[in-house]
Context: one part of a larger RNA
RNA sequence: GACGAACGCUGGCGGCGUGCCUAACACAUGCAAGUCGAACGGGACUGGGGGCAACUCCAGUUCAGUGGCGAACGGGUGCGUAACACGUGAGGAAUUUGUCUUUCGGUGGGGGAUAGCCGGCCCAACGGCCGGGUAAUACCGCGUACGCUCUUUGGGGGGCAUCCUCCGGAGAGGAAAGCAGCAAUGCGCCGAACGAGAACCUCGCGGCCUAUCAGCUAGUUGGUGGGGUCAUGGCCCACCAAGGCGACGACGGGUAGCUGGUCUGAGAGGAUGGCCAGCCACAUUGGGACUGAAACACGGCCCAGACUCCUACGGGAGGCAGCAGUGGGGAAUCUUGCGCAAUGGGCGAAAGCCUGACGCAGCGACGCCGCGUGUGGGAUGACGACCUUCGGGUUGUAAACCACUGUCGGGAGGGACGAAGCUCUGACGGUACCUCCAAAGGAAGCACCGGCUAACUCUGUGCCAGCAGCCGCGGUAAUACAGAGGGUGCGAGCGUUGUCC
Repeated sequence: GACGAACGCUGGCGGCGUGCCUAACACAUGCAAGUCGAACGGGACUGGGGGCAACUCCAGUUCAGUGGCGAACGGGUGCGUAACACGUGAGGAAUUUGUCUUUCGGUGGGGGAUAGCCGGCCCAACGGCCGGGUAAUACCGCGUACGCUCUUUGGGGGGCAUCCUCCGGAGAGGAAAGCAGCAAUGCGCCGAACGAGAACCUCGCGGCCUAUCAGCUAGUUGGUGGGGUCAUGGCCCACCAAGGCGACGACGGGUAGCUGGUCUGAGAGGAUGGCCAGCCACAUUGGGACUGAAACACGGCCCAGACUCCUACGGGAGGCAGCAGUGGGGAAUCUUGCGCAAUGGGCGAAAGCCUGACGCAGCGACGCCGCGUGUGGGAUGACGACCUUCGGGUUGUAAACCACUGUCGGGAGGGACGAAGCUCUGACGGUACCUCCAAAGGAAGCACCGGCUAACUCUGUGCCAGCAGCCGCGGUAAUACAGAGGGUGCGAGCGUUGUCC
């Protein structure tokens, strides 16, 4: 000097930041991912029309269900990881890419189900079983299709060759869906190409401790062939060879997320990685796959373990390292707040809905910054207090008193920008800000005063009580303990402790 700090005393206001460093301990409660009726059929309700009635048609609201997209983003944490995890640079030999953009072409004709629903049965619950019947942009064949995929083949060019590239031929395979609208058209679907973005793979270099760890390694190192994958590869397998790594520290052990940065320092360096940003890893513990363009998926599924809850004992339910909040641990770390107005995200043609992302507010002097606690005059140098050589000195222009001012706080009135986009739309917020009013009124402490180190006397105590960062003070005249007066330093803070330079 610094801090995500803590502790002691004290504490007026505002702005901007920041706030579980410990138990990746356990969690009550609420919320944090939905949306689409312009994909589809129903239930309930409301309104209207038709009908003698049964009933039927239309419109709307709502409820679940089928279906689509999203849920792989956003948000959290730092357990693990010494590693191509991260940073940086180089490269591509075998790749994929939903949505979006651009170009070209197509969108033909059929079928069978099923949820919801109805009926019956079982059931504590979650739910289950049987039967009936229904729709689709759900599902399945068929037809067609290219610049798509696979197999095969001809020719030209490059190359010693494997092979690469250009122009072809043949065969096989692979697509679709409708809705709204009078219509134009819009959306949507299928195949292909380009771009963007993201992912994948390989290599070099860089950054911890330990030799009281010296040898390690059988899928191990390489090859051939195959499997698997979007794709390369011992990634996996069969066979073959016996390799591969290591004092330039292998292997083992310990510790640790990495970086941009941050702190310190004249620099070199040392320390560090909280907030913000990039990457990685994880989601009660361990394992696994499914779906999908993308996950081996925090608020998805299955299995196992521990724990918690419900149970009619047959069986079920759960996962805050999301936002608040609770218990516990701890020296220690906040509200079970408001709003989608803005920015951004998901769905939707849109209106819109959802969004604890985010925007705000609340709490904490935790940090930084700014402001205030008054200004001018005022000597009989008042009283008091302290000291005294008893003359006086100090506190001290300090107070009183007089004259002013009105920042902050208080009251009253007005009152935004942030809103883009013609109108409308503001959580913050009647906030910021402006005007007026009253009144010095409501607003100063903390540490230190032996030397280092700015600042001195008295009283008490008497190696006691105590102080102390180091040297050291205290045993009867203590500027070093305790109190007082005075002084010095900083100031809404001041000290102490801890850690780093």